[in-house]
RNA sequence: GGGUGUGUAGCUCAGGUGGUUAGAGCGCAACACUGAUAAUGUUGAGGUCCCAGGUUCGAGUCCUGGCAUACCCA
Numbered sequence: 001g002g003g004u005g006u007g008u009a010g011c012u013c014a015g016g017u018g019g020u021u022a023g024a025g026c027g028c029a030a031c032a033c034u035g036a037u038a039a040u041g042u043u044g045a046g047g048u049c050c051c052a053g054g055u056u057c058g059a060g061u062c063c064u065g066g067c068a069u070a071c072c073c074a
Base pairs, nucleotide, nucleotide: 001073002072003071004070005069006068007067010026011025012024013023019057028044029043030042031041032040050066051065052064053063054062
């Protein structure tokens, strides 16, 4: 330098054919329970869907360019 994959919550990851409210588990906080922890239960906080453009009435999803990362080729 070329090719392919990946990038979504603090972590690990979902998210058929674009569709109006973006989710799960773990973790975190509060409360309940307990003599007190743990476990369990309830509630809650937490998001630039990597970045910038484009298409569209509408983009996490499609297109273009870039960035980061993993692997392969040279």